[in-house]
This record gives sequence, structure tokens and C1' cells, in this order.
RNA sequence: GAAGGUGGACGGGGGACCGCCGGUGGGCAGUCACCGCCCACGGGAGGAAAGUCCGGGCUCCACAGGGCGAGGGAGGUCGCUAACGGCGACCCGGGGUGACCCGAGGGAAAGUGCCACAGAAACCACACCGCCGAUGGCCGGGCGACCGGCACAGGCAAGGGUGAAAUCGUGGGGUAAGAGCCCACGCGGUGACCGGGCGACCGGCGCCGGGGCAAACCCCUCCCGGAGCAAGCUCGAAUAGGGACGUUGCCGCGAGUGGCCCGCUCGCGUGCGGCCGCGAGGCAGCCCGACGUCCGGGUGAGAGUGCUCGAGCGGCGCAGCAAUGCGUCGCCUAGACGAAUGGUUCCCACCCCCGCGCCGGGCGACCGGCCGGGGGCACAGAACCCGGCUUACAGUCCACCUUCGGCC
RNA sequence: GGGCAGGUAGCUCAGUCGGUAGAGCAGCGGAUUGAAAAUCCGCGUGUCGGGGGUUCAAUUCCCUCUCUGCCCACCA
Repeated sequence: GAAGGUGGACGGGGGACCGCCGGUGGGCAGUCACCGCCCACGGGAGGAAAGUCCGGGCUCCACAGGGCGAGGGAGGUCGCUAACGGCGACCCGGGGUGACCCGAGGGAAAGUGCCACAGAAACCACACCGCCGAUGGCCGGGCGACCGGCACAGGCAAGGGUGAAAUCGUGGGGUAAGAGCCCACGCGGUGACCGGGCGACCGGCGCCGGGGCAAACCCCUCCCGGAGCAAGCUCGAAUAGGGACGUUGCCGCGAGUGGCCCGCUCGCGUGCGGCCGCGAGGCAGCCCGACGUCCGGGUGAGAGUGCUCGAGCGGCGCAGCAAUGCGUCGCCUAGACGAAUGGUUCCCACCCCCGCGCCGGGCGACCGGCCGGGGGCACAGAACCCGGCUUACAGUCCACCUUCGGCC
Repeated sequence: GGGCAGGUAGCUCAGUCGGUAGAGCAGCGGAUUGAAAAUCCGCGUGUCGGGGGUUCAAUUCCCUCUCUGCCCACCA
């Protein structure tokens, strides 16, 4: 210098005028307050506010010990965290010369199922072409041992062919031909084995003998109640304190008492757990009531609350490889609801285009700077609040690292 | 703001343990008719909304983006 990799920060800056939404303080009329009006000060979108894909806080409903089942989800290991499908470190596999990146990464030797077409055969059985025909058979020769032929019985799966995939791969031995049939190496599986590691796993030794698919059912381990701020609560206005269906008997003895079992506990004991007893009955089987769903009705985007100080942000120190945690100091940073955070304009910064503009360099194509004019400046807008993930994004800056080339 | 459902031919819709995607209407061509309608016969080059992944193979299974539609106000 060129080409990359990883992580982080920013995503326009300043001024003038006119507005919008909250907050604080003051003033005006009024007896005070609220409200209203005026003035001043200070605040007012994001890194994703988005998608709503995960996880929580908060609120209501349901259930209230525990177990089993259904349904949904997660999936290497160890850690972090309020929690997570997130994050960090490591392991294994794959890619890259490398920095580094990617992986829904448990189980297919539990079971079921699928593997279209093609093919003999797609997982439990088989052979189209082919190889062999040792053994048996037939034919021929030989006195005979035996030799030659046929490819009939039969054997084989090496090679060809089919297919995405063909019975573990390569090499050697062996054989009539062959085959994990035997051997070596390699892949895979496995072991209360040995060594290392918290562990995933790695190395060794022994044994086994093997198609793929679990983002098919399933098995294993672990997790999960439902709904959502239009949750929920208070006040106000209006209407028909209407209808249908369903659920629930009410009061009293009675917040009683005795025994047994279960859970927790060393035990005493304890529990809004379960069962059996004692005690006193009365009224009702309909209306009314309560609750739920639906129909019908009313109101009009009613007011307040929830509402923004929080797993908050920044600096420093310590622990840790890191994610993160702890300590300490400082800061307050939108709360709108027909939904504010804007408009006009000037200057500067950045990018692009034009000028027969000017200056400098070069033989030249051209390059750099200045001036003038014009245009552009992304993705996108809080809605109860957080932690993540994913997706969109013009451009700018910083740090560390890698490879290649040149020079010292 | 919150919660759901869906996108397949021009239109309305089928298609699920993954194996080359169909129906009705519409349209086109032919027959019939003097001509047309009706009738009869024949005809499909569909990025299965886009992208990525799993798989030998994806409309189908998984992830992500996009578009369309529906529901949820308060009171008694």
C1' cells in the first nucleotide's frame, strides 16, 4: 500500500422567528383551592421506538400440598441472568491460506412408519448382465490315477448396470470364484476398563460388526395455569333495575369438638389436605337474589388513576478469560390519547453534478485544490414498563487482528 | 395498542402421515347457425405471496419478510 476479519461509537452541528405537549415558579380576576389567562425557566423519540418472535415485571381470573396423564415448548457441556429459545467460554463437526465464520449439535444397534421413479434388492430378503462351476450331474478321451468339454444342479456378490443412497472404506492374504472369511490401517458403536478434564469430550486398551430420515410419529431429560394496560380500579352522563339459557339451595348449632390417615418436621408440633363420628333443627323445592354466556338497550371516541425512579444511566475501582457480579461517586432522562416532539430561514460539515471559471503538477490521457451555481442527506415515529432476538438502514469514525506485495 | 386467521390458474375454492397440483365459472379453438345465444368436442407456459433452511425430493415441515382480512371501547 492492497484485499479482508472482528468489535465498538455515531447516525448531522449551531443560530433567528413562529408554534405544539408536559413540568416548576410567579402574576391577574375572585374569600381560598381547582380551572382559565399571561410571563419566565427548564425538558420533549430510536438504534432499531418496527416485527410482535421469545422471556419477565405488573394487573385480573382460575387453582391452591403432592402425583399421574393430555397439550405446547426447549435440546452439546459448563457458567451468567429476575427469566429466556438470549449471552459468554469451551467441546465436537464443517468452511476458509489466515484473522475468523457457520451448525434446531440428545436418541436411527428401543419400537412404528417412509424411502416416489428406476432397480434383483431400499432392511430382510434377493440376483438383470456378470464371475465360478471346487463338489454333484451329463458327454468325450484314457488300462488307470486322471484330463478336457457342457453350464444342468448349485455357489458368489468382486466388477458392470439402477438410483439421492446398495449392506463400512482402502490395501493385502485367501479362494473354483468370492465374501469382515482372515489381517493391517481408517470411520462408527460399545465398556460400573485405564489415564486426563467440573463436564461435553480427548488419548489408550478390549469387544462388536454397521444405509438414510426424528424441522415423520416417537423415546429420553428439562420447562410451562389463562388472559392482557382496550389488563384492572374510581367517578360521572344516559337507557328498558328488559329478555333467554346455564350454575348455585338458604339460615342456625358453628370461627365447635373427638378419632384415624396423608404431607412437612429428629421430635414437640403444624396444614385454606382427606375420611369417619358427636351436636338441633327450621324454611324452601316457587318467586326473588348472586354469578356466567348470549340477545336487546344506552353513551360517544366522558374524566381521573394505573403512568413512569427503573432488573435505570454514566464514571472509577475490585473479582472473573468473558458474559456478568459487587462496591463507590454522580445524574434524572417524554408521558401524549381526534395522540405533542413541528414549520420557515441563515451559516457550517458530508456526498453528487455543472462551469470551455481560476491556480498548481504532468510530454500526455488526467490528477489535486479553490471559487460560483444546482441537487441530495438513510431506515424510520414512543403509546404500561423492562431483558433479548430478528428485520430495515444514506453514510461517517475508532480500536485490534489476518493474508499478500514493496521499502528500511 | 393488543389478539388471531389467511395468500394455490383471470375469479371462487379443493389439495396434510413430503413423491412431477386439480374442480367449477371465465377465456381460446372447432362443430352447429344465414348470424348469434344455448348445446357438443378439445385446449393450462400456475416463479403454490417473496427469501432462506431440513431432506435425495417441499404447496406440504421449520425460520424470516411482505400483503390482505377479522376481533377486542365504556355503562347498566
This is a predicted complex of two RNAs, RNase P RNA and transfer RNA, with 484 nucleotides together. Model confidence (mean pLDDT): 76 of 100. Rfam match: Bacterial RNase P class A. The family's RNA type in Rfam is ribozyme.